Description: The part of an RNA shown here (small-subunit ribosomal RNA, 5' domain) has 515 nucleotides and comes from uncultured Lactococcus sp. NCBI's taxonomy places the organism under Bacteria, Bacillati, Bacillota, Bacilli, Lactococcus. Rfam family: Bacterial small subunit ribosomal RNA. Its family is annotated with structural constituent of ribosome and ribosome in the Gene Ontology. Model confidence (mean pLDDT): 82 of 100.
[in-house]
Context: one part of a larger RNA
């Protein structure tokens, strides 16, 4: 000098910040991933017609019930169906390892949404939820008959600059090649919706970006040799196989290699980084917050869909003698999301508000979702700013200390006049943050007038050198204090208390750790 602190004493305002470091320990509750009805049938619910039946009555295209068919709705939404739940938010258990920096490189690769180029989009089938009906079960959920619709889901046509085979030429390079071309030969696309229409927003298949990502590979990245020798899919080859893709990724065969004293192996501890603190700097220590990478999501395993996962709020297994309902047959669950509870600990906040703002999903929009975010709440835990008055005022006032009893100090401090109003309190007004109108959680908040009235705001530590600041009294090697030296045994500037002084102040000391 700093600290993601805490403890102890004390405590006015205000602003930016920060806040489970321990138990990656369990977790009641709630919300945290939804969305399109302009992709589909369908069920409701309303309106309007038309009809059929009851009732009543002035027998009238009247009223009043109810029922059926039929079209319509910015209507409402259980399923199917797209597209999103791989973003965003959190944790650091694992990891000493291309994980993570940093610099190449892939002639060895994908890449949904977007963007721009040029094309296409003709004609068919067969299901199946939902829906009815029947079963089963305490529940969770299941099964079976029938029935239906689509931008679901299968053929069939067409198709190139695409893919696979085939033989060329040209240019170029980095070994395997690339990259243009003109052939031949086979493959392999497609959906509609909306709106009177123009057209809109989607469909297929194609190159080009731009985005995100996937491999490799140099260099660098703690600590121990009281760990010296490891390695058998090991290390290279050939084949095939499997990935978007190279490669012992794997499998077969062959060889017998591969790593190490320049520290293999094994042990220990640890996310890596941009920064951070501290230092004159080398260079030490750290990696909370906020940014970039990575790893995991109750332990450990596995794969499904998909453009993209081996997936925190998907799925199946196992497992904890884990919690939970259970008609004992069988389920059901996952807070290292964002409040919150228990634990644990020296020790960390509300089960608030709002989608008013940027961002994110879905959608044509309107909108809806959005504990992402914005915001208040709480904690002097940090840094910064402000205040707790200003001017005069000597009978140097009472009171306290003290004392050689003159006196000195507390002391211009109080009182006592005389102003002022930061901040707070009342009352009035009232925002920007919203890009044409309209729409602010924050919040009647910031600010901005007016009032009153010193009235409501100061403590903690220290005075034996170090070190700024010194005298009385009690104590008597007790009681007690200390960072280090050391004080304390009767006159203690070191202990306690008082009176004074000193330092910093809404903080002030003290433990802790780093330089």
């Nucleotide at each position: 000098g700093a600290u993601a602190a805490a403890c102890g004493c004390u405590g006015g305002c205000g602003g930016c910040g920060c806040a489970c470091a321990u138990a990656a320990g369990a977790c009641a509750u709630g919300c945290a991933a939804g969305u399109c009805g302009a992709a589909c049938g369908g069920a409701c619910a309303g309106u309007u017609a038309u009809u059929g039946a009851u009732u009543c009555u002035u027998u009238a295209c009247g009223a009043u019930u109810u029922g059926a068919u039929a079209a319509c709705u910015u209507g409402u939404u259980a399923g199917u169906g797209g597209c999103g739940g791989a973003c965003u938010g959190g944790u650091g258990a694992g990891u000493a390892a291309c994980g993570c920096g940093u610099g190449a490189g892939c002639a060895a690769c994908c890449u949904a949404c977007c963007u721009a180029u040029a094309a296409g989009a003709g004609g068919g089938g067969a299901a199946u939820a939902a829906c009815a009906g029947a079963g089963a079960g305490a529940a969770a959920u299941c099964u079976c008959u029938g029935c239906u619709a689509a931008u679901a889901c299968c053929g069939c046509a067409u198709a190139a600059g695409c893919u696979g085979a085939u033989a060329g030429a040209a240019u170029c390079g980095c070994a395997u090649g690339a990259u243009u071309u003109a052939g031949u030969c086979a493959g392999a696309a497609a959906a509609g919706g909306a709106g009177u229409a123009a057209u809109c927003c989607g469909c297929u298949a194609a190159u080009a970006g731009a985005u995100g990502g996937g491999c490799u590979c140099g260099c660098g990245u703690c600590c121990g040799a009281u760990u010296a020798g490891c390695u058998a899919g090991u290390u290279g080859g050939u084949a095939a196989g499997g990935u978007a893709a190279a490669g012992g990724c794997c499998u077969a065969c062959c060889a017998a290699g591969g790593c190490a004293a320049c520290g293999a192996u094994c042990g220990g501890u640890a996310g890596c980084c941009g920064g951070a603190c501290u230092g004159a700097g080398a260079g030490g220590u750290u990696g909370a917050a906020c940014g970039g990478c990575c790893a995991c999501a109750u332990u450990g395993g596995g794969a499904c869909u998909g453009a993209g996962a081996u997936a925190c709020g998907g799925c199946c297994c196992a497992g904890a003698u884990c919690u939970c309902c259970u008609a004992c047959g069988g389920g059901a669950g996952g807070c290292a999301g964002c409040a919150g509870u228990c634990g644990g600990g020296a020790a960390u906040a509300u089960u608030g508000c709002g989608c008013a703002a940027u961002g994110g999903a879905g959608g044509a929009a309107a909108c809806u979702c959005u504990g992402a975010c914005g915001c208040a709440g709480u904690g002097a835990c940090g840094c910064c700013g402000c205040g707790u008055a200003u001017a005069g005022g000597a009978a140097g006032a009472a009171g306290g200390u003290u004392u050689u009893c003159g006196g000195a100090u507390u002391g211009u401090a109080a009182a006592c006049u005389a102003u002022u109003g930061u901040c707070g309190u009342u009352a009035g007004g009232g925002a920007a943050g919203a890009g044409a109108a309209a729409g602010g959680a924050c919040g009647g908040u910031a600010c901005c007038u007016a009032a009153g009235g010193a009235g409501g705001a100061a403590g903690c530590c220290c005075c034996g050198g170090c070190u700024a600041a010194c005298u009385a009294u009690g104590u008597g090697c007790c009681a007690g204090c200390a960072g280090c030296c050391g004080c304390g045994g009767u006159a203690a500037u070191a202990c306690a208390u008082a009176g004074g002084g000193g330092g910093c102040a809404a903080g002030c000391g003290u433990u802790a750790u780093c330089c």